This is a predicted structure of a 78-nucleotide RNA (c-di-GMP-I riboswitch aptamer) from a Bacilli bacterium. The source organism's lineage runs through Bacteria, Bacillati, Bacillota and Bacilli.
[in-house]
RNA sequence: UAAAAUCAAAGGUAAACCCAUGUGAAAACUGGGGACGCAAAGAUAUAGGGCUUGAAAGUGCUUGCUAUAUCUACAUAA
Repeated sequence: UAAAAUCAAAGGUAAACCCAUGUGAAAACUGGGGACGCAAAGAUAUAGGGCUUGAAAGUGCUUGCUAUAUCUACAUAA
């Protein structure tokens, strides 16, 4: 120096829940509070699962639901 790993430290993020003359058909999203957690709970793509609406087809949401692949990233014990 690099890789791997995840003790420590500095930081980051943020569940449930509450609020809103908010957005939306809804699921849900946005903002504020909050903090269960997260070592990629950062980004992109693909496939699947779940939720919403719908007779179905379809619309939308969910990556902090699962898997795969690619790209990027702080610190530093063993």
Its Rfam family is "c-di-GMP-I riboswitch aptamer". From the family's description: GEMM was predicted in a large-scale screen for bacterial structured RNA regulatory elements. The prediction has a mean pLDDT of 81. It was read from a public genome assembly, where an Rfam model found it.